[in-house]
Formats: sequence, structure tokens, C1' cells
RNA sequence: GGGGUUAUAGCUCAGCUGGUAGAGCGCUACAAUGGCAUUGUAGAGGUCAGGGGUUCGAAUCCCCUUGACUCCA
Repeated sequence: GGGGUUAUAGCUCAGCUGGUAGAGCGCUACAAUGGCAUUGUAGAGGUCAGGGGUUCGAAUCCCCUUGACUCCA
């Protein structure tokens, strides 16, 4: 320098082939227990890496940039 994969909640990851952003763990509150652990209920937490484009509508499609991994040279 060229090709491929990847980037979503604090962490690990889903997201059905474009139509309301989710799960587990973790965190907070409450209840059960004398307390801890544990269980249950509720809740908070997101610029979907950044920018642009297509579309009525984009995490999803297209282009550019950045980071990580990988292959070729």
C1' cells in the first nucleotide's frame, strides 16, 4: 500500500434482510429475612465509532474518515 471482518447500555452480546433500540450480568429503590447472602418487583443507564448520501422512514443500504483484529505484498 491492497483485501476481508468488526465498532450497539458500565461489561458480554442480540437486533428477523429498512418500520417504537433489547437480553444476561452489573447499578439504584422497594418487598420477603433479625442481618448478610439470595429471590421477586420496579427503575435508571444509548449521539447504535464520527461525517455525508439514498429513502416517507436508516443500527440496518451506499460513500468517506477513525480504531481494533486478520490475510496478501